Predicted 3D model of an 87-nucleotide RNA (c-di-GMP-I riboswitch aptamer) from an Alphaproteobacteria bacterium. The organism belongs to Alphaproteobacteria, within Bacteria. The sequence was found by an Rfam model in a public genome assembly. Its mean pLDDT, the model's own confidence on a scale to 100, is 88.
[in-house]
RNA sequence: ACCUCGAAAUGGCAAACCGCCGGAAACGGCGCGACGCAAAACUUCCGAUCCUCACGGGUUCGCCCGACGGAUAGCGGGGUUGCCGAA
Repeated sequence: ACCUCGAAAUGGCAAACCGCCGGAAACGGCGCGACGCAAAACUUCCGAUCCUCACGGGUUCGCCCGACGGAUAGCGGGGUUGCCGAA
């Protein structure tokens, strides 16, 4: 120095609720706030889950199916990068 690992230390991020804004929606941004997190940093390549205004089809007119598209990185896997240094 690197890999594995995660004691200690410096710190870091920030769930839900609530408020405002955006969106058809899932959800996202900001503020408050801390449930937790050793990558809860970044990234949709794979799987999973969620949404579906508009489009096509069906309909018992309640909705249902499909395709396109979108969302979740704090669902799991993969990729990239990173702080510290005990056993």